[in-house]
Context: one part of a larger RNA
Molecule: small-subunit ribosomal RNA, 3' major domain
Organism: uncultured bacterium
RNA sequence: UGACGGGGGUCCGCACAAGCGGUGGAGCAUGUGGUUUAAUUCGAUGAUACGCGAGGAACCUUACCCGGGCUAAAUCACACCGGAAUCAUUCAGAAAUGGGUGAGCCCGCAAGGGCCGGUGUGAAGGUGCUGCAUGGCUGUCGUCAGCUCGUGUCGUGAGAUGUUGGGUUAAGUCCCGCAACGAGCGCAACCCCUGUGGUCAGUUGCCAGCGCGUCAAGGCGGGGACUCUGGCCAGACUGCCCGCGCAAGCGGAGAGGAGGGAGGGGACGACGUCAAGUCAUCAUGGCCCUUACGUCCGGGGCAACACACGUGCUACAAUGGGCGGUACAGCGGGUCGCCACUUAGUGAUAAGGAGCCAAUCCAUUAAAGCCGCCCUCAGUUCGGAUCGGAGUCUGCAACUCGACUCCGUGAAGCUGGAAUCGCUAGUAAUCGCGCAUCAGCUAUGGCGCGGUGAAUACGUUCCCGGACCU
Numbered sequence: 001u002g003a004c005g006g007g008g009g010u011c012c013g014c015a016c017a018a019g020c021g022g023u024g025g026a027g028c029a030u031g032u033g034g035u036u037u038a039a040u041u042c043g044a045u046g047a048u049a050c051g052c053g054a055g056g057a058a059c060c061u062u063a064c065c066c067g068g069g070c071u072a073a074a075u076c077a078c079a080c081c082g083g084a085a086u087c088a089u090u091c092a093g094a095a096a097u098g099g100g101u102g103a104g105c106c107c108g109c110a111a112g113g114g115c116c117g118g119u120g121u122g123a124a125g126g127u128g129c130u131g132c133a134u135g136g137c138u139g140u141c142g143u144c145a146g147c148u149c150g151u152g153u154c155g156u157g158a159g160a161u162g163u164u165g166g167g168u169u170a171a172g173u174c175c176c177g178c179a180a181c182g183a184g185c186g187c188a189a190c191c192c193c194u195g196u197g198g199u200c201a202g203u204u205g206c207c208a209g210c211g212c213g214u215c216a217a218g219g220c221g222g223g224g225a226c227u228c229u230g231g232c233c234a235g236a237c238u239g240c241c242c243g244c245g246c247a248a249g250c251g252g253a254g255a256g257g258a259g260g261g262a263g264g265g266g267a268c269g270a271c272g273u274c275a276a277g278u279c280a281u282c283a284u285g286g287c288c289c290u291u292a293c294g295u296c297c298g299g300g301g302c303a304a305c306a307c308a309c310g311u312g313c314u315a316c317a318a319u320g321g322g323c324g325g326u327a328c329a330g331c332g333g334g335u336c337g338c339c340a341c342u343u344a345g346u347g348a349u350a351a352g353g354a355g356c357c358a359a360u361c362c363a364u365u366a367a368a369g370c371c372g373c374c375c376u377c378a379g380u381u382c383g384g385a386u387c388g389g390a391g392u393c394u395g396c397a398a399c400u401c402g403a404c405u406c407c408g409u410g411a412a413g414c415u416g417g418a419a420u421c422g423c424u425a426g427u428a429a430u431c432g433c434g435c436a437u438c439a440g441c442u443a444u445g446g447c448g449c450g451g452u453g454a455a456u457a458c459g460u461u462c463c464c465g466g467a468c469c470u
Stems, first nucleotide, its partner, number of pairs: 007470007015460002019423005026314008034305002042053002064300007075123009086103007105114003125289002128287003134283002136278003139274001141272001146185006152161003165176003191266004196234007206223002210221003237260001240254001241252004303442001316416001320374002324370001333362002337356002341352004382413001387408007429452007
């Protein structure tokens, strides 16, 4: 000077408390450990690994295992050989690969050239090791309020001061004071979305008034009022009022206002810490392999299963389950695509087939509300695992190992021990919708979107983490 303390003071944070809903018990999904295996490829391991890399493992992917092959691929130079390249077909084979047959070029008289293939040489290749040799990128403390510098001053010096103190703030935010005076990186603001209004614009959006029209429908003529779309502008600053205060600022069920004291949300992450993570995105030093630790192919494996843990989904029911009819969104996606509608089928879907390169078409949200069923707590009209059968679709191919449909089957489960997690408002809870990846899908995951919409916070003694002074 720091760090630490079951030392002290001050102060924050869903940290506790006050509440609401979960996890831990069940079944299943998924990741991990372990075990097994020829292989179950590799990495990630308290917080900060475990629905993580993976935003798509049947083949491919694929890195692993078994078996069969090759010495290559890409590009270039040189030399030699051959003719096109290529296409069709055939034989062996699991394929890779190897062999055969047929067709098949341009310029040029020719030589030769172009182009392509083969062989040789030289340059290769490695998801092999080291993240404790590295770059880049990332997690975390933490969106915590801190971390420093110049000059001056003090101290023999390490250093201190500034940055401490008194207030205040979400904030080293600002004010006052002060041997300090200034400055930088952080904070805040500038950026984006959202909440109000004005203005401009009016198609594919809208429809008040007018006309036409329909069983119905902005369906059309028209219109720019309204909604909306999206460019510009305005608006919020403790600006005004009251109280307190030197000030900064704080309090107000004050005014005005769509919004009030940072309006709400996002992007944005200081100096540094953990030799944190990643040599398997990529890049890269060193080391190692070179007829193999490279590479091609077939099949298998990554999907195993006594068990243990994490994260989730579905439930255990009546605020519910089932049937019917009825209403209201917002993101976003679509031509190898989205698919209205018709027909067939109980259905997944199939066969036809309009529209849409999309504010035009795809395009109907569900919970909610209405009617009647279950009729009182039952392993049930709860729950749907598991299993049997029959099918649909994608794809060369669903045995290992896909999703979906129909019929049958109908398991555990009656609210979950110790313990533990999330959340302070359009939040929790609950309901559906969309997207990426993607042929299909093991998506209950991830990322978004809107609908309905709470309870509680006395307070800071305690648990956890953090900040300042001592």